[in-house]
Context: one part of a larger RNA
RNA sequence: UGACGGGGACCCGCACAAGCAGCGGAGCAUGUGGUUUAAUUCGAAGCAACGCGAAGAACCUUACCAGGACUUGACAUACUAGUGCCAAAUGUAGAGAUACAUUAUUUCUUCGGAACACUAAUACAGGUGGUGCAUGGUUGUCGUCAGCUCGUGUCGUGAGAUGUUGGGUUAAGUCCCGCAACGAGCGCAACCCCUAUGUUUAUUUGCCAGCAUUUCGGAUGGGAACUAUAGACAGACUGCCGAUAAGAAAUCGGAGGAAGGUGGGGAUGACGUCAAAUCAUCAUGCCCUAUAUGUCCUGGGCUACACACGUGCUACAAUGGUCGUUACAGAGAGCAGCUACACAGUGAUGUCACGCGAAUCUCAAAAAGGCGAUCUCAGUUCGGAUUGUACUCUGCAACUCGAGUACAUGAAGUCGGAGUUGCUAGUAAUCGCAAAUCAGAAUGUUGCGGUGAAAAAGUUCCCGGGUCUUGUACA
Numbered sequence: 001u002g003a004c005g006g007g008g009a010c011c012c013g014c015a016c017a018a019g020c021a022g023c024g025g026a027g028c029a030u031g032u033g034g035u036u037u038a039a040u041u042c043g044a045a046g047c048a049a050c051g052c053g054a055a056g057a058a059c060c061u062u063a064c065c066a067g068g069a070c071u072u073g074a075c076a077u078a079c080u081a082g083u084g085c086c087a088a089a090u091g092u093a094g095a096g097a098u099a100c101a102u103u104a105u106u107u108c109u110u111c112g113g114a115a116c117a118c119u120a121a122u123a124c125a126g127g128u129g130g131u132g133c134a135u136g137g138u139u140g141u142c143g144u145c146a147g148c149u150c151g152u153g154u155c156g157u158g159a160g161a162u163g164u165u166g167g168g169u170u171a172a173g174u175c176c177c178g179c180a181a182c183g184a185g186c187g188c189a190a191c192c193c194c195u196a197u198g199u200u201u202a203u204u205u206g207c208c209a210g211c212a213u214u215u216c217g218g219a220u221g222g223g224a225a226c227u228a229u230a231g232a233c234a235g236a237c238u239g240c241c242g243a244u245a246a247g248a249a250a251u252c253g254g255a256g257g258a259a260g261g262u263g264g265g266g267a268u269g270a271c272g273u274c275a276a277a278u279c280a281u282c283a284u285g286c287c288c289u290a291u292a293u294g295u296c297c298u299g300g301g302c303u304a305c306a307c308a309c310g311u312g313c314u315a316c317a318a319u320g321g322u323c324g325u326u327a328c329a330g331a332g333a334g335c336a337g338c339u340a341c342a343c344a345g346u347g348a349u350g351u352c353a354c355g356c357g358a359a360u361c362u363c364a365a366a367a368a369g370g371c372g373a374u375c376u377c378a379g380u381u382c383g384g385a386u387u388g389u390a391c392u393c394u395g396c397a398a399c400u401c402g403a404g405u406a407c408a409u410g411a412a413g414u415c416g417g418a419g420u421u422g423c424u425a426g427u428a429a430u431c432g433c434a435a436a437u438c439a440g441a442a443u444g445u446u447g448c449g450g451u452g453a454a455a456a457a458g459u460u461c462c463c464g465g466g467u468c469u470u471g472u473a474c475a
Base pairs, nucleotide, nucleotide: 001475002474003472004471005470007469008468009467010466011465012464013463015459016458019423020422021421022420023419026314027313028312029311030310031309032308033307034305035304042053043052064300065299066298067297068296069295070294073124077123078122080120081119082118083117084116088103089102090101091100092099093098106115107114108113126289127288129287130286131285135283136282137278138277139276140274142272147186148185149184150183151182152181153162154161155160166177167176168175192266193265194264195263197234198233199232200231201230202229203228207223208222211221212220213219237260240254241253242252243251244250316416320375321374322373323372324371325370326369332363333362334361337356338355342351343350344349382413387408388407389406390405391404392403393402429451430450431449432448433447434446435445
C1' cells in the first nucleotide's frame, strides 16, 4: 500500500420489513445430471451452467454410430505430360454413393496458343482433431456500482503519501465551503433514440365537422376543421415565490404548467477482477492426423428411461365451466408470399378464385370484457393426462420421430413440508395478438397492446455494494 475481520462509524440497493403473485406437491413441455446404448455428437457448471450455444434434430442440418465406397480428393492455387471432353437425357444393376451402356458432343483464335474439363504424376488440399492454461476478436460478471488515474508541486531515507481526506449536499469523485496543493484525463451528467403537451407545414392509400348525393358502406361530390401520419419548431431551466441552510451548494413546501426537480423508458458499461466463457461463429501459434482424425452415401442416433434437479405450461374451479349474442387495440408480416368472397365438409381442411410487392388488399376472429341462459359444490357440465378409431396438412419420405381435426376414453390433482423467487405503477397480476427461425414442427424467445391492483416512504436484522477508520503472526 492492499486484502481480510462472527472490529467500529456513515450511506445505498425489492437487501430486509409492509404487501401481491408464485415456485417447492400433481400431470405435461423443455434443459441438465445420472443410467443405458453400436451411438445416445460437442460445449456451458455457485451467484454469472441447466426453455443456455440451438431464431426451431423426420432426411438434410450432423459434428455421433453401423455398414457400403473414394484417395491430388467434396473445396483452393501452381506446375508437367496426354486427351477433347464436361454437362444433359434415357435404360440396367444397387440401399444409395456409384458403375456400365446408348444418344448427343466444346468455345475463342493473329493457327503459335488460350479458356474449360478429364486422365496420370507432383507440390499440396482437408480436419466441428488437441490445447481458451500459447493467443486475437467477442462475451459474461462485480455494476450503470461511483469509482480509477495522471502532470507539476510539496512531504517522506524509502515503499509511498498528498491531490481523491475534512464540514455539508447529491442518483453521482454531483456541487459548495475549507485545505500544500494547483490543474488535467477515463468514468457521472449532458449531447442520441422512443414516449408524454402544443404550434406550424403537408393531405393520400388515412380523416369526415359543416354542405350536397346516397344502393346508407366516407360509398360519391367535396372539405383541410378534427383524428392520424411525418418533417420543422416550442416547452422544464430549481427559471419564479416562501421557509430552512453558512448571504453557499442544496433541501422542503407552493404557484403556474400536458409534464417538476434525472418527467417515464432505451442505447450507452471507467481502471480492473474471476489463468471466468468461447480453438465448435471466425481468425490463429504449436502439437497430432494424411488409403484417414479427410470426403461421399444409406440406415440409425442426438427423441433411450428405475431415478434426481432447474425453468415453464395447464390445473385443482362458482371472482368459475359451458352455450348463445355483442363491443373495444397496438405492433408486425406478405409474391417460391398473404389470401378475400362463394361453395363442400361436424372439423382440421379442400375447391374455385378477387385483391395486394400493401396507411389502398390479405393474414385478422383480438381475448379477457358486456348482455342472456344453464350448471349448484360433486373428483363434478372442474381438470385434461393417457389410450383407441377415423381423418387433414407439410414434405421424396411422418415406423423409429411432426403438427392438427373429429368421435370415444377421462389419469393425477381438492391450493402444496422445510425452504425459496419476482415485483415499488400503467409496475405486479391477468388477457389475448404478432414476428424471427421455418417446407412442416413453440407451453420457448423477442416484441405489442387490453384490463389493472395491494403495500412501503422505515433501516434493528439477513444479503450485496461504496466511503472513512481500526486490528492483523496474510501478500

Overview:
Model confidence (mean pLDDT): 83 of 100. Small-subunit ribosomal RNA, 3' major domain from an uncultured bacterium, 475 nucleotides, folded computationally. RNAcentral holds the full RNA, with entries from ENA, Greengenes and SILVA. It matches the Rfam family "Bacterial small subunit ribosomal RNA".